[in-house]
Context: one part of a larger RNA
RNA sequence: UUGGGCGUAAAGGGUACGUAGGCGGCUUUAUAAGUCAGAGGUGAAAUCCCGAGGCUCAACUUCGGGGCUGCCUUUGAAACUGUAAAGCUAGAGUUAUUUAUAUAGGUGGUAGGAAUUCCUAGUGUAGGAGUGAAAUCUGUAGAUAUUAGGAGGAACACCAAUGGCGAAGGCAAACCACUGGGUAAUAACUGACGCUGAGGUACGAAAGCCGGGGGAGCAAAAGGGAUUAGAGACCCCUGUAGUCCCGGCUGUAAACUUUGCAUACUAGUUCUAUGGGCAGUUUCUUGUCCGUGGAACGUAGCUAACGCGUUAAGUAUGCCGCCUGGGGAGUAUGCACGCAAGUGUGAAACUC
Numbered sequence: 001u002u003g004g005g006c007g008u009a010a011a012g013g014g015u016a017c018g019u020a021g022g023c024g025g026c027u028u029u030a031u032a033a034g035u036c037a038g039a040g041g042u043g044a045a046a047u048c049c050c051g052a053g054g055c056u057c058a059a060c061u062u063c064g065g066g067g068c069u070g071c072c073u074u075u076g077a078a079a080c081u082g083u084a085a086a087g088c089u090a091g092a093g094u095u096a097u098u099u100a101u102a103u104a105g106g107u108g109g110u111a112g113g114a115a116u117u118c119c120u121a122g123u124g125u126a127g128g129a130g131u132g133a134a135a136u137c138u139g140u141a142g143a144u145a146u147u148a149g150g151a152g153g154a155a156c157a158c159c160a161a162u163g164g165c166g167a168a169g170g171c172a173a174a175c176c177a178c179u180g181g182g183u184a185a186u187a188a189c190u191g192a193c194g195c196u197g198a199g200g201u202a203c204g205a206a207a208g209c210c211g212g213g214g215g216a217g218c219a220a221a222a223g224g225g226a227u228u229a230g231a232g233a234c235c236c237c238u239g240u241a242g243u244c245c246c247g248g249c250u251g252u253a254a255a256c257u258u259u260g261c262a263u264a265c266u267a268g269u270u271c272u273a274u275g276g277g278c279a280g281u282u283u284c285u286u287g288u289c290c291g292u293g294g295a296a297c298g299u300a301g302c303u304a305a306c307g308c309g310u311u312a313a314g315u316a317u318g319c320c321g322c323c324u325g326g327g328g329a330g331u332a333u334g335c336a337c338g339c340a341a342g343u344g345u346g347a348a349a350c351u352c
Stems, first nucleotide, its partner, number of pairs: 004323003007306002012320001014203004021196003025088007033081002035077008048066007091193001092190005099184003105179006112156001117151007127138002164171002208249006217243002222238004260319006268297012301308002325352003334345004
């Protein structure tokens, strides 16, 4: 490279936006670049293939034919692709409106209650704490318990759900302000404006780093008590970074649905969230239908099996990313980024 693949065997980029590029709805006309057909020229010789001949055969060689799959010129065709023009509304979008609507979507602020800890004061007396059992620890300088008051930080029980929202990471007490996206219905409008997306840019849990705050609880490190042959652990008593806030960096995760995005098509059943229509009935939500999400089964089909199954791993198309035996190795080296930690890109020898 061809071919085959990527849920679990190697393999979907952490996520989005978007540049180039690739691909792209319906109708008509034109064109003839791609495409197809005919003709002409060229495609040196040798080589190659076929058939004959010459060296006793063969290799080798001579002759004839074919081929040289290509390029150029010219004549024509017009279905498809391209290009140009004109139009359309089924894709995409806008507005409006009504509006309506659901929401832990984001940012900033205001102000809450429960609990832990600490402080002050009262009551009160000998234990408390902890474990498999203990001890370290704490308490007559009055603890634990209990009552009242105060301080401070962090997290928000119940509601809570197979629930909701977000591109992903993720998001949960309440209220206010600002703000993003989604869904449904109706009408009008634009008229292919679309899909994907190498590079690029932005976002990106936790931990970690820099500067400044904060520090209740928890808790790497560290210290002590146990256990044990030992115990650098599991258990216990302490406890610092950190966890929290502001600003900046880092850019990785089992960043997982281990399943890229978009579109179309292909049995049903049940539950659930949220819109709308119709009918009923009596104002409740009952039935039914049309959407948009979230789940459990399951047909065809697929799959090595497990399983997937209209939210596909089915049937297809477009575009991107990635894989090619195990180890060596996500190492070495170079380059880029970073304060550092390190991250991105990423081999080979050798070995089985």
Small-subunit ribosomal RNA, central domain from a metagenome, 352 nucleotides, folded computationally. The prediction has a mean pLDDT of 87. RNAcentral holds the full RNA, with entries from SILVA.